Model confidence (mean pLDDT): 81 of 100. Predicted 3D model of a 74-nucleotide RNA (transfer RNA) from a Methanosarcinales archaeon. Taxonomically the source falls in Methanosarcinales (Archaea, Methanobacteriati, Methanobacteriota, Methanomicrobia). Its Rfam family is "tRNA". It is annotated as a transfer RNA.
RNA sequence: GGGCCCAUAGCUCAGUCAGGCAGAGCGACUGGCUUUUAACCAGUCGGCCUAGGGUUCAAAUCCCUAUGGGCCCG
Numbered sequence: 001g002g003g004c005c006c007a008u009a010g011c012u013c014a015g016u017c018a019g020g021c022a023g024a025g026c027g028a029c030u031g032g033c034u035u036u037u038a039a040c041c042a043g044u045c046g047g048c049c050u051a052g053g054g055u056u057c058a059a060a061u062c063c064c065u066a067u068g069g070g071c072c073c074g
Base pairs, nucleotide, nucleotide: 001073002072003071004070005069006068007067010026011025012024013023020057027045028044029043030042031041032040050066051065052064053063054062
């Protein structure tokens, strides 16, 4: 220098192919249960989806660029 992949909740990830209300598990908090803790049960909290721009009635999703990370080629 060239190519490919990834970036979504505090953590691990799904959702993107085929645009239409942002989800799961773990976690934290509150309550129940328990002599207490743990476990278990119920509820709550939690992300304008890496950044900027474009297309569209509508973008996490499609297009362009940038940033960060990983792999391969030279």